[in-house]
RNA sequence: GCGGGAAUAGCUCAGUCGGUAGAGCGUCAGCCUUCCAAGCUGAAGGUCGCGGGUUCGAGCCUCGUUUCCCGCU
Numbered sequence: 001g002c003g004g005g006a007a008u009a010g011c012u013c014a015g016u017c018g019g020u021a022g023a024g025c026g027u028c029a030g031c032c033u034u035c036c037a038a039g040c041u042g043a044a045g046g047u048c049g050c051g052g053g054u055u056c057g058a059g060c061c062u063c064g065u066u067u068c069c070c071g072c073u
Base pairs, nucleotide, nucleotide: 001072002071003070004069005068006067007066010025011024012023013022019056027043028042029041030040031039049065050064051063052062053061
């Protein structure tokens, strides 16, 4: 230099043909228990790496770019 892959909640990851973004764990509150743990219920937490484009509408399509991984030279 070229090609491919990854980036989404604090962590690990889903997200179908483009249609208003979710799970598990964790955190907080309540219930339960003499207390703790476990269990049950609820809540908070997101500019979907960044910047453009297409579209009525983008996590998804498209262009550029950053970081990391793999391969080729």
Notes
This is a predicted structure of a 73-nucleotide RNA (transfer RNA) from a Bacteroidales bacterium. The coordinates come from a structure-prediction model, not an experiment, and the mean pLDDT is 82. Lineage of the source: Bacteria > Pseudomonadati > Bacteroidota > Bacteroidia > Bacteroidales. It matches the Rfam family "tRNA". By type it is a transfer RNA.